[in-house]
Molecule: RNase P RNA; transfer RNA
Organism: Alterirhizorhabdus solaris
């Protein structure tokens, strides 16, 4: 110099005008005016995990079903999330990728090819040995070497064996038990021993081990006119209307009416929840790290269908055009996804364009 | 806020215990019949099965993670 792996940081600044949306403060009876001082994000998003917090439910649980997670170890308030390791697999490498438990409980499936798709068989063949007059070809017996089908053929290479094979035998691999040394393990390392028994498939069912009660701030909680119901008490009326009774006149009871107190509940509505937190940053110390102890400091939007915008000059990138003496200069363009609604802790998705760090392979040069 | 379901041709569907070259109907092209059109007959073309990853011998179907759509329910 060119290719590249990891990790981080930021995502326009400054001013000047208009404005939006709460806090305080002052004047105001109130409407408002006036000054001060705040006002998104790295993912606020998706709601895919996993806590606080709140009610209900159950009593401090257990069991069924149901869902989910799944090598080990450690971090966390927890997690399916982070970190470090072990095994597998890719890459010359810096790295990176893996739902990675159990297929000797147990059940299910393995298309089409093939002779056979799981208690093994035997289409071609390969050997004995018999028969048919002979190349040929049958008929009993052994065999699984080697053709062939397949994604997959009941270890593999190699030498010895044998009528011809075969773990029949032996050495390496490989996989099963068993033992002993490292490690917290996960799992490597070695030694013995079994001639191999036990094909895949759990992101099929199913087994184990471990986790989970439901619901969600429109949760709850408080306060509560107007008017319209409801209860409980009294007062009026007993004049009208209704039903019962007393045989009618008239009376009594009760229901309807209106008024006044008092309780209860709704609608709207108004306060709270609510933003100070498993908080950010710097230092140091333990830890490889994730992280955690300790000290200092710093406070930063709470709201309701929802404010945080626009416009101008200047600068810094980005693109485009001309221009060049390869420094540059001159003109135009114009800023990436996105937009908090109870909060954190993650995870996945979006992102124009800029820095920093560190590390690799290749060329060159000294 | 909290839950459910779909995406297969141009349009509506089928196909999801995994084993096709992934069907049908309408629509569309060519021919046939008709004096011509319709109707009918007969062929033809047209799918990256929403998108990317995995598992698996092998995926429209099973898993996971986007996207786009409709839906209830407070």
């Nucleotide at each position: 110099u060119c290719a590249g792996a990891g990790g981080g940081u930021c995502g326009g600044g400054c001013g000047g005008c208009c404005g939006c949306c709460g806090g305080c403060a002052u004047g105001g009876a109130a409407a408002c005016a006036u000054g001060c001082g705040g006002g998104a994000g790295g993912a606020a998003a998706g709601u895919c995990c996993g806590g606080g917090c709140u009610c209900c439910g159950c009593a401090g649980a257990g069991c069924a079903a149901c869902g989910g997670u799944g090598c080990c170890g450690g971090g966390u308030a927890a997690c399916g999330c982070c970190c470090g390791g072990c095994g597998g697999g890719g890459g010359c490498g810096a790295c990176c990728c893996c739902a990675g438990g159990g297929a000797a409980a147990g059940u299910g499936c393995c298309a089409c090819a093939g002779a056979a798709a799981a208690c093994a068989g035997a289409c071609c063949g390969c050997c004995g040995u018999u028969c048919c007059u002979u190349c040929g070809g049958g008929g009993c017996g052994g065999c699984a070497a080697g053709g062939g089908c397949g994604a997959a053929a009941c270890g593999g290479u190699g030498c010895g064996g044998c009528a011809a094979g075969a773990g029949c035998g032996c050495a390496c691999c490989g996989c099963g038990c068993c033992c002993c040394c490292g490690g917290u393990a996960a799992c490597g390392g070695g030694g013995g021993u079994g001639g191999c028994a036990g094909g895949g498939u759990a992101a099929a069912c199913c087994c184990c081990a471990c986790c989970g009660g439901g619901a969600g701030c429109a949760a709850g909680a408080c306060c509560g006119a107007a008017u319209a119901g409801g209860g409980a008490g009294g007062g009026c009326a007993u004049a009208u209307g209704g039903g019962c009774u007393g045989g009618u006149u008239c009376g009594g009871c009760c229901c309807c009416g209106u008024c006044c107190u008092c309780c209860g509940g709704g609608u709207u509505g108004g306060u709270u929840g609510c933003u100070u937190g498993a908080g950010g940053c710097c230092g140091u110390c333990g830890g490889c790290a994730a992280c955690g102890g300790c000290g200092g400091u710093c406070c930063u939007a709470g709201a309701g269908g929802a404010a945080u915008g626009g416009u101008c000059g200047c600068c810094c990138a980005u693109c485009c055009a001309g221009u060049u003496u390869c420094g540059g200069c001159u003109g135009g363009u114009g800023g990436a996804c996105a937009g908090a609604a109870c909060c954190c802790g993650g995870c996945u998705u979006a992102c124009a364009g800029a820095c920093c760090c560190u590390c690799u392979g290749a060329c060159a040069u000294a | 806020g909290c839950g459910c379901c779909c995406g297969u041709a141009g349009c509506u569907c089928a196909g999801u215990u995994g084993g096709a070259u992934a069907g049908a109907g309408c629509a569309g092209g060519a021919g046939c019949c008709u004096u011509c059109u319709a109707a009918g007959c007969u062929u033809c073309a047209g799918g990256c099965c929403a998108c990317a990853g995995g598992u698996u011998c092998g995926a429209a179907u099973c898993c996971u993670g986007u996207c786009g759509g409709g839906c209830g329910c407070g």